Predicted 3D model of a 514-nucleotide part of an RNA (small-subunit ribosomal RNA, 5' domain) from an uncultured bacterium.

Context: one part of a larger RNA
RNA sequence: GGACGAACGCUGGCGGCGUGCUUAACACAUGCAAGUCGAACGGAGUCUUAUGAAGAGCUUGCUUUUUGUAAGACUAGUGGCGGACGGGUGAGUAACGCGUGGGCAAUCUGCCCGUAAGAGGGGGAUAACACCUAGGAAUGGGUGCUAAUACCGCAUGACAUCGUUGGGUUGCAUGACCCGAUGAUCAAAGGAGAAAUCCGCUUACGGAUGAGCCCGCGUCUGAUUAGCUAGUUGGUGGAGUAACAGCCCACCAAGGCGACGAUCAGUAGCCGGCCUGAGAGGGUGACCGGCCACACUGGAACUGAGACACGGUCCAGACUCCUACGGGAGGCAGCAGUGGGGAAUCUUCCGCAAUGGGCGAAAGCCUGACGGAGCAACGCCGCGUGAGUGAUGAAGGCCUUCGGGUUGUAAAACUCUGUCUUCAGGGAAGAAACAAAUGACGGUACCUGAGGAGGAAGCCACGGCUAACUACGUGCCAGCAGCCGCGGUAAUACGUAGGUGGCAAGCGUUGUCC
Numbered sequence: 001g002g003a004c005g006a007a008c009g010c011u012g013g014c015g016g017c018g019u020g021c022u023u024a025a026c027a028c029a030u031g032c033a034a035g036u037c038g039a040a041c042g043g044a045g046u047c048u049u050a051u052g053a054a055g056a057g058c059u060u061g062c063u064u065u066u067u068g069u070a071a072g073a074c075u076a077g078u079g080g081c082g083g084a085c086g087g088g089u090g091a092g093u094a095a096c097g098c099g100u101g102g103g104c105a106a107u108c109u110g111c112c113c114g115u116a117a118g119a120g121g122g123g124g125a126u127a128a129c130a131c132c133u134a135g136g137a138a139u140g141g142g143u144g145c146u147a148a149u150a151c152c153g154c155a156u157g158a159c160a161u162c163g164u165u166g167g168g169u170u171g172c173a174u175g176a177c178c179c180g181a182u183g184a185u186c187a188a189a190g191g192a193g194a195a196a197u198c199c200g201c202u203u204a205c206g207g208a209u210g211a212g213c214c215c216g217c218g219u220c221u222g223a224u225u226a227g228c229u230a231g232u233u234g235g236u237g238g239a240g241u242a243a244c245a246g247c248c249c250a251c252c253a254a255g256g257c258g259a260c261g262a263u264c265a266g267u268a269g270c271c272g273g274c275c276u277g278a279g280a281g282g283g284u285g286a287c288c289g290g291c292c293a294c295a296c297u298g299g300a301a302c303u304g305a306g307a308c309a310c311g312g313u314c315c316a317g318a319c320u321c322c323u324a325c326g327g328g329a330g331g332c333a334g335c336a337g338u339g340g341g342g343a344a345u346c347u348u349c350c351g352c353a354a355u356g357g358g359c360g361a362a363a364g365c366c367u368g369a370c371g372g373a374g375c376a377a378c379g380c381c382g383c384g385u386g387a388g389u390g391a392u393g394a395a396g397g398c399c400u401u402c403g404g405g406u407u408g409u410a411a412a413a414c415u416c417u418g419u420c421u422u423c424a425g426g427g428a429a430g431a432a433a434c435a436a437a438u439g440a441c442g443g444u445a446c447c448u449g450a451g452g453a454g455g456a457a458g459c460c461a462c463g464g465c466u467a468a469c470u471a472c473g474u475g476c477c478a479g480c481a482g483c484c485g486c487g488g489u490a491a492u493a494c495g496u497a498g499g500u501g502g503c504a505a506g507c508g509u510u511g512u513c514c
Base pairs, nucleotide, nucleotide: 001514002513003512004511006510007509008508009507010506013383014382015381016380017379018378019376020375021341026339027338028337030336031335032334035081036080037079040078041077044075045074046073047072048071049070050069051068052067053066054065055064056063057062058061088294089293090292097219098218099217100216101215102214103213104212107211108210112207113206114205115204116203117202118201120154122152123151129144130143131142132141133140134139160185161184162183163182164181165180166179167178168177169176170175190199191198192197220266221265222264227257228256229255232254233253234252235251236250237249238248269291270290271289272288273284274283275282276281296317297316298315299314300313319330320329321328322327347373349372350371351370355369356367357366358365359364386416387415388414389413396407397406398405399404420455421451422450423449424448425447426446430441458503459502460501461500462499463484464483465482469498470497471496472495473494479486480485
């Protein structure tokens, strides 16, 4: 000198764009943050509309009651898809975690795309519901009834899987691929519509996307850590997985790693980047993007294409809450917000209008993702606090050798301007889909008119380094200070004033890095 997610002191007009718990991965009141589909299903309840039947009142075509049918809406339930994305945090991790380059002839992949083929015929349940019943509640238990794209046999069936077998092509290798023969095994679901048809279902192959595994190289400090290792290292056979593998198991062998730093200890999420520097390098990993890990602490599996699952389940623990003391409920490192810690870090806001996501045939519903607004000079950038003229160089202040000098064209005064501001009028783009409709921001930005210089300047320094000097006060006191050093009676170094210098809605100080 530059930089910062900064803090502190003094000061503070506006706008745009960003940024905002670096500390206690401390504890959390309250609300919201993941639902959706009636075009998969039954129909218990409520409401609306239309209509048929019966009864009553009569004004004889209206009112009302009961009941049936149809349509629609809503709640709970079965079922499907989604809750594995999106959002948060950085605790752990020195590791194939990450980065980079490869490999899988050792793999999986819902929804999506392409291709080929298929969907025949049956069955038994169960929730909802009704009744009974346990409990304070959470939550159950029993009996009976019912539906399905829920569940289960049978049929058909291959280019699928497995076994036997013939031939060909090919690879660095275990081997892979192709054309055949033969045997065995395994599928399916319907819904909407008047129909056409559409949406689904099953099997197989291929693609796309996503994921899993393996390897080379790179990845902080300590030797005042020198030896470490028993599933340890390898083999055979098995179990297991989507898949290779001591991943796991039985047996066998005695190996494996290490001064090219094993092991141990400390610290730490990694990267694209960011800061600095001429570069090499050094530092760093906030925001944004990629990957990883975690979700009160520890452990476990279930479901599923995908989890060992933040707002799922089970067990244990700590903590908080309810309780009739028998037993239950909870998890903000989602968005706001509270307490606490701290030098320190925001609103319990608006909207799904846009972009994107989930579900749905669609209408649409949900979306604290997101789009916006609010707060904070926290940062960067831009603008303003007026412009021109104006010397008897006014008054006042300060200094003075008492002549004057300086503040100083500065002010006043005159002539203007209207950025910002205030008021009034107009008023967007962002909106796309056949048309129509649809804007949170927002009556915002912007435009026009009017008013009036009116409402808007501070902070630090002035001994040298370092740009800027005098006076008074103080008297090694009070104090200053980054270093050298100032202060003990003439202090340009302390305090105040005038003046001056620097920067400016900021200026200084502190901290950290280069």

The full RNA is in RNAcentral, with records from ENA, Greengenes and SILVA. Rfam family: Bacterial small subunit ribosomal RNA. The prediction has a mean pLDDT of 83.